[in-house]
Molecule: RNase P RNA; transfer RNA
Organism: Alphaproteobacteria bacterium
């Protein structure tokens, strides 16, 4: 000094005018409201709305079982998660690291297109091989006969699955050995089951003994097993004004041993009695609550590998409802462009400085982000 | 602000135990006309909205994004 890996952080700054919302205090006015001071005023994602709470309703408490979704090594943190630490196995990379919807295919159905002989209680297409027959050579023997040996030989029937060869996948891999040929048919390692010990809270590691290898893929298919979930969402809901036709269809159940009441059913327990459910239709577009002290923010201390907990102290921090948080100078930082040049740096110019923008709130994923700062670390090459 | 739906040729839209990308209109091109239209034969056109996973394979099954539509106020 090149190159990378992994964790945090900032995301213009500082003054001047001129405005916006809020909120205290004070006056001024019968409200509206206006005027003075003095406070606060976007984000790391406010996003996507993808998960988990928190609060509100649903007359909603309790029990069980179906339906439905969702999760899915192991431990642990947490209000809770599908989130976050730790650690196991698998994979990638020289490496620091990264990346995995990562439970069961040995309960059961399904599915596996073309191609290929065969795609699932496996099969045999070319191929290797042996026998028996046929033919042809050639050899032995006392003639017919018979006997042997040989063939890039032919049918036939039968052995094998190592070679080729289809395919995303073809019933353990490499070596020896064995056989007519061959094959876990035997043997060594390697991998698979099964058993037992040791070692860890486990997941899961290691060693022995053992079996000659038996049930391939696919659950983001259907299932299966274990856990967890009642439904909607602040346009939820609460009050107060104002106005109209508490109107009309269709349906369901019924005069109380009933009927309605959260996705279905039943049990207890409660509420109403003309209730309920859909659909047409008529008013209104105002206000006020909800709504701003929280699983809360800095700061230090203790536990813990670490998420995190817990103690102490300190602080008050946006609340709009067509919807405020903005614009305009100036300096200076950063980028870009273009000339100058002693290669250190000068100078003009830039409507150049992202990604977005609160709307009930929190804890998380995840998308998107111009530039830029710190740490730990690994690989390479170079000096001392 | 908060459900839900959907995206396939230029337009209108099918497409399911995951394995061929279709259809009608339109457009070319040749035939047919004295010329158009109508009708005949042909063919052209496709990042299945875009990334990314699962699987031997994805328009089809998850997951992330972009873009469109449509619901939902209160009172009696």
């Nucleotide at each position: 000094c090149c190159a990378g890996a992994c964790g945090g952080c900032c995301g213009g700054a500082u003054g001047g005018c001129c405005g916006c919302c809020u909120u205290c205090g004070g006056c001024a006015g019968g409200c509206u409201u206006g005027c003075c001071g003095g406070g606060g005023g976007a984000g790391g994602a406010a996003a996507g709305u993808c998960c988990g709470g928190g609060c509100u309703c649903c007359a909603c408490g309790g029990a069980a079982a179906c339906a439905g979704g969702g999760c899915g090594c192991c431990g642990g943190g947490u209000a809770a998660c599908g989130c976050c630490c730790g650690g196991c196995g698998g994979g990638g990379g020289c490496g620091a690291c990264c990346c995995c919807a990562g439970g069961g295919a040995a309960a059961g159905u399904g599915g596996c297109a073309c191609a290929g002989a065969a795609a699932g209680c496996a099969a045999a297409c070319c191929g290797c091989c042996c026998g028996c027959u046929c033919a042809c050579g050639c050899g032995c023997u006392u003639c017919c006969g018979g006997c042997g040996c040989g063939u890039c030989g032919g049918u036939g029937u039968g052995g094998c699955a190592a070679g080729g060869g289809u395919g995303a996948a073809a019933g353990g891999g490499u070596g020896c050995g064995g056989u007519a040929a061959g094959a876990g048919c035997g043997c060594a390692c390697c991998g698979c089951g099964g058993g037992u010990c040791c070692g860890g809270u486990a997941a899961c590691g290691g060693g022995c003994c053992u079996g000659g290898c038996a049930g391939g893929c696919u659950a983001a298919a259907c299932c299966c097993c274990g856990c967890c979930c009642g439904g909607a969402g602040c346009a939820a809901g609460a009050c107060c004004a104002a106005a109209u036709a508490g109107g009309g269809g269709c349906g369901g159940c019924g005069c109380a041993u009933g009927g309605c009441g959260g996705g279905u059913u039943u049990c207890c327990g409660c509420g109403c009695c003309g209730c309920c459910g859909c659909c047409c239709g008529g008013g209104u577009c105002g206000g006020u609550c909800g709504c701003g002290c929280g699983a809360g923010g800095c700061g230090u201390c203790c536990g813990g590998u670490a998420a995190c907990g817990g103690g102490c102290g300190u602080c008050c921090c946006a609340g709009a409802u067509g919807a405020a948080u903005g614009g305009c100078c100036a300096u200076c930082a950063c980028c870009c462009g273009c000339c100058c040049c002693u290669c250190g740096g000068g100078g003009c110019g830039g409507c150049g400085u992202a990604c977005a923008g609160a709307a009930c709130c929190c804890g998380g994923c995840u998308u998107a982000c111009a530039g830029g700062c710190c740490g730990u670390c690994u690989g390479g090459c170079g000096c001392c | 602000g908060g459900g839900g739906c959907c995206g396939u040729a230029g337009c209108u839209c099918a497409g399911u135990u995951g394995g061929g990308a279709g259809a009608g209109c339109g457009c070319u091109a040749c035939g047919u006309u004295c010329g158009c239209a109508a009708u005949g034969u042909a063919g052209a056109g496709g990042u299945c909205a875009g990334g990314g996973g699962u699987u031997c394979g994805a328009u089809u099954c998850c997951c992330c994004u972009c873009g469109g539509c449509u619901c939902c106020a209160c009172c009696a």